[in-house]
RNA sequence: UGCUUAUCGCGAAAGACGGAGGGAUCGGCCCUUUGAUGUCUUGGCAACCCGUGUAAUGAGGGCGGGUGCCAAAUCCGACUUCUGCCUAACAGCAGAGGAAAGAUGAGCC
Numbered sequence: 001u002g003c004u005u006a007u008c009g010c011g012a013a014a015g016a017c018g019g020a021g022g023g024a025u026c027g028g029c030c031c032u033u034u035g036a037u038g039u040c041u042u043g044g045c046a047a048c049c050c051g052u053g054u055a056a057u058g059a060g061g062g063c064g065g066g067u068g069c070c071a072a073a074u075c076c077g078a079c080u081u082c083u084g085c086c087u088a089a090c091a092g093c094a095g096a097g098g099a100a101a102g103a104u105g106a107g108c109c
Stems, first nucleotide, its partner, number of pairs: 002108007013042005021031003025078004043070003047067006074101001079098007
């Protein structure tokens, strides 16, 4: 890098460095010199994996560790099905599903 699989409506601060764009892509819409994105330190949240302890087993929860995460539902939409509104009909708007893509964990090659 690739494959398989689970989850993705909740949750989570401050300081330092740095200096211009950033939020995966495209279209929107937002964040950002009142300093973003990013890096580091401390702190926090709690999704997965490992271990642990209990009179014993299971569930749940605790503790420790390995990753992860700490703007906005994966920020919204993209392809498709159904329902409703509207239309002569397409198209458009709204809602409810299924996918694709993406992110993270675990396993494998």
Predicted 3D model of a 109-nucleotide RNA (SAM riboswitch aptamer (S box leader)) from Flavobacteriales bacterium UBA1995. It was read from a public genome assembly, where an Rfam model found it. Of the family's consensus pairs, 97% are formed in the model. The source organism's lineage runs through Bacteria, Pseudomonadati, Bacteroidota, Flavobacteriia and Flavobacteriales.